[in-house]
Context: one part of a larger RNA
RNA sequence: GGACGAACGCUGGCGGCGUGCUUAACACAUGCAAGUCGAGGGGGGGUAGCAAUACUCCACCGGCGAACGGGUGCGUAACACGUGAGCAACCUACCUCGAUGCGGGGGAUAGCCGGCCCAACGGCCGGGUAAUACCGCAUACGCUUCUCGAGAGGAGUCUCUUGGGAAGGAAACCCUUCGGGGGCAUUGAGCGGGGCUCGCGGCCUAUCAGCUAGUUGGUGCGGUAACGGCGCACCAAGGCGAUGACGGGUAGCUGGUCUGAGAGGAUGGCCAGUCACACCGGGACUGAGACACGGCCCGGACUCCUACGGGAGGCAGCAGUGGGGAAUCUUGGACAAUGGGCGCAAGCCUGAUCCAGCCAUGCCGCGUGUGUGAAGAAGGCCUUCGGGUUGUAAAGCACUUUCAGUAGGGAGGAAGGCUUUGGGCUAAUACCCUGGAGUACUUGACGUUACCUACAGAAGAAGCACCGGCUAAUUUCGUGCCAGCAGCCGCGGUAAUACGAAAGGUGCGAGCGUUAAUC
Numbered sequence: 001g002g003a004c005g006a007a008c009g010c011u012g013g014c015g016g017c018g019u020g021c022u023u024a025a026c027a028c029a030u031g032c033a034a035g036u037c038g039a040g041g042g043g044g045g046g047u048a049g050c051a052a053u054a055c056u057c058c059a060c061c062g063g064c065g066a067a068c069g070g071g072u073g074c075g076u077a078a079c080a081c082g083u084g085a086g087c088a089a090c091c092u093a094c095c096u097c098g099a100u101g102c103g104g105g106g107g108a109u110a111g112c113c114g115g116c117c118c119a120a121c122g123g124c125c126g127g128g129u130a131a132u133a134c135c136g137c138a139u140a141c142g143c144u145u146c147u148c149g150a151g152a153g154g155a156g157u158c159u160c161u162u163g164g165g166a167a168g169g170a171a172a173c174c175c176u177u178c179g180g181g182g183g184c185a186u187u188g189a190g191c192g193g194g195g196c197u198c199g200c201g202g203c204c205u206a207u208c209a210g211c212u213a214g215u216u217g218g219u220g221c222g223g224u225a226a227c228g229g230c231g232c233a234c235c236a237a238g239g240c241g242a243u244g245a246c247g248g249g250u251a252g253c254u255g256g257u258c259u260g261a262g263a264g265g266a267u268g269g270c271c272a273g274u275c276a277c278a279c280c281g282g283g284a285c286u287g288a289g290a291c292a293c294g295g296c297c298c299g300g301a302c303u304c305c306u307a308c309g310g311g312a313g314g315c316a317g318c319a320g321u322g323g324g325g326a327a328u329c330u331u332g333g334a335c336a337a338u339g340g341g342c343g344c345a346a347g348c349c350u351g352a353u354c355c356a357g358c359c360a361u362g363c364c365g366c367g368u369g370u371g372u373g374a375a376g377a378a379g380g381c382c383u384u385c386g387g388g389u390u391g392u393a394a395a396g397c398a399c400u401u402u403c404a405g406u407a408g409g410g411a412g413g414a415a416g417g418c419u420u421u422g423g424g425c426u427a428a429u430a431c432c433c434u435g436g437a438g439u440a441c442u443u444g445a446c447g448u449u450a451c452c453u454a455c456a457g458a459a460g461a462a463g464c465a466c467c468g469g470c471u472a473a474u475u476u477c478g479u480g481c482c483a484g485c486a487g488c489c490g491c492g493g494u495a496a497u498a499c500g501a502a503a504g505g506u507g508c509g510a511g512c513g514u515u516a517a518u519c
C1' cells in the first nucleotide's frame, strides 16, 4: 500500500446494487415452510330444487409426490473432492420414440353402523360395503431360465446377431360433445439421473518406526442392481512401510476469492458444483430411488403433560426468543414472474423464489449551491504595535433548483388464456409446431414503481484524523520527568513545532480514524 461476512470511537443528507451469528452442530415459546387428485372408490354433510339432478365441503380406502427444493459444516486426510479414464460387473419412477396386449373370475378391508375400554395418546369386539386396493386363471410379439445349433467379433472370465425346443411370468379401468381424451400391462431404444473401479493431484508432525488376523490371497456358498473378504466355512501365509506405513493434530473439497510484475503466499463467507449431517448413538421398513431434516422402531440425555397407570417433542427450513459474544436483521407481502409437486383441465400448494423492511456493513453515483463581491467589515488569533492572518471567506447584489418535500401524469417486468381462421405434421377436422384476425370480463406482490411535468425556496444536508522525523501540514498559551503522548526513533525536569487548549494549516470526505488476522 491492498483487502475484509468485520468490530469499536466520533460524525451522518439521498439513491442504485450487493452483503449481514465468523462465537454455543447451545436450548428453543408461537406461526408458517408438502401437498394434491371427485376424470380411481364407496360414503357423510351443506346449498338450490317437488323430484331427477347440479354445485360444493369433509374424513377414509387408493394413486403420485413427500429421496426434489431449503439449512448447516459436526464428522471426514477418505476414491470425500478435483481431473482424466473404465464397467465385457450395474440400476433408473416421471418424460420421448417404437412393438404387443388391456379376456374372464374370486375373497377381503377402512370409512359406516352397533357395543366396550380409556385422564390423555389411543385401542378392542361384532356386523356389513367399494375400487385404477388385493389374489388366482387365460393369453405371451418381445422378456427370464434351461437346452440344441449357425454366424460375426474381441479385451481374460466372454460379447453381439440369428434360428429351433422346453419351462415360467402381465394388466385397470375412468371421462366423453361418441370424433375422441386420459390411463394400465409386457418389452426395445433414448434423454436425463445414479452406483461401482482405477491413474494422477492438493495439510502439519519422526519428540509417532514399525503396522496388520478378515489381516493378504485362494476354493466354495451366501448376499447385492452390480464387481469385490461385502459376509461366512475351509485352505495357504501372506499384505503395507523412510518414495514415511501405523499413530497423533488440524480440516468439508472444488470452480474461485485476496494479494503479488510474476513465481508464489493466504483463503474457501456470498454465488455455482459436490460430499457429509439432521437432539446423541444404532437399526431396518416402504419405495424406481432413503437407511429418509419437518417418516418409523430401539437405547440415551433434555424439555413438557399426567387421573402416576402412561404419554408427547426435536428450527443446522423462514421469521422470532433466551444464552454465548467485540459482533450479525422483520415473528413483513405475494404466488404477478421464474421454477417445483399434484391434476385432462380449471386450479390448489410452494418462508424455493420474487419483492419489501432493518444496519454507512461494502462498492458505485449524486448533493449540501453558482456567479459577483475590498470598506480587505466585525469578531478571533498572532505581532517587532507598523501591521499580518482567518479572507472573496462572510455580509450585500444577481441567479439556479439536482436530491429531499408537495401535487399531477405514467412505462416495462405479461408470456399466456378464450373465440375464429390459414400453413406444416398426420389416416385425422386430435394433439403438437407456426402465422393472421378477433375478444377483452381480462391476469402485477413490488407500487404512492422507474421515468416525466409543475410548485415553493439557498431554502432541509459536514465531518473526522493529523501537523518532531519517517510524512503533506506551525504558532501562542497552559503544564513543569507532573498530567500525559507513543507505529518505530523517542517527547515532558519553566520559553515543549512531540502533552492539553486555541488560532492557523494539511489530508480524506458521508465518512474519517483505531484494532484483529492476512498478502
Stems, first nucleotide, its partner, number of pairs: 001519002006515005013366006020358001021324001026322003030319003035064003040061002043058006071277003081201007090194003095190008103137001105135002112127006143168011173182003203249003210240003215237008252274004256267004279300005302313004330356001332355003338352001339350004369399004379390004403460001405455005413446001416442001417439008463508005468489003474503005484491002